About this RNA
FMN riboswitch aptamer (RFN element) from Cognatundibacterium rugosum, 158 nucleotides, folded computationally. The RNAcentral record of the sequence draws on Rfam.
RNA sequence: CAACGUCUUCAGGGCGGGGUGAAAUUCCCCACCGGCGGUAACACUGCUUGCAGUGCAGCCCGCGAGCGCCUGAGUGGGAACGCAAUUCCUGAGCAGGGUCAGCAGAUCUGGUGCGAUGCCAGAGCCGACGGUCAUAGUCCGGAUGAAAGAAGAUGCGC
Numbered sequence: 001c002a003a004c005g006u007c008u009u010c011a012g013g014g015c016g017g018g019g020u021g022a023a024a025u026u027c028c029c030c031a032c033c034g035g036c037g038g039u040a041a042c043a044c045u046g047c048u049u050g051c052a053g054u055g056c057a058g059c060c061c062g063c064g065a066g067c068g069c070c071u072g073a074g075u076g077g078g079a080a081c082g083c084a085a086u087u088c089c090u091g092a093g094c095a096g097g098g099u100c101a102g103c104a105g106a107u108c109u110g111g112u113g114c115g116a117u118g119c120c121a122g123a124g125c126c127g128a129c130g131g132u133c134a135u136a137g138u139c140c141g142g143a144u145g146a147a148a149g150a151a152g153a154u155g156c157g158c
Base pairs, nucleotide, nucleotide: 001157004155005154006153007152008151009150010149016030017029018028019027031138032137033127034126035063036062037061038060042055043054044053045052046051047050058125059124066103067102069097070096071095072094075091076090077089078088079087080086107123108122109121110120111119129141130140131139
């Protein structure tokens, strides 16, 4: 000290006001929030003055949880069959995968400039599943979970 192995810790924010109503933090008007890695022409710091370090995008490129999907061993139901065996279809759950593709998302305009979907200004847009006296990014639940990843310890090796 690159990579790799093992372990430890950490790893998500937000409904305040008003309206309607029997009932809404779910609808309507105004509000509020933005995980992780990458990417600079931006910002700050340093100096050897063109480099280094640090920070920096919800909607640029990827990733993650959830649902779906796939795989596995059972199990309930059904069909073929006289019965069994066997094969096929299917329900609810359990365990595993994260390859694949799906739900799966959302940005433009003007300015500056050689160069900007990241800077400045303005106007927009997006947000799993299940629950609910009424439709949820913000409430409750799976979740004291999982995890992108971050930091550290240690081993091997050079």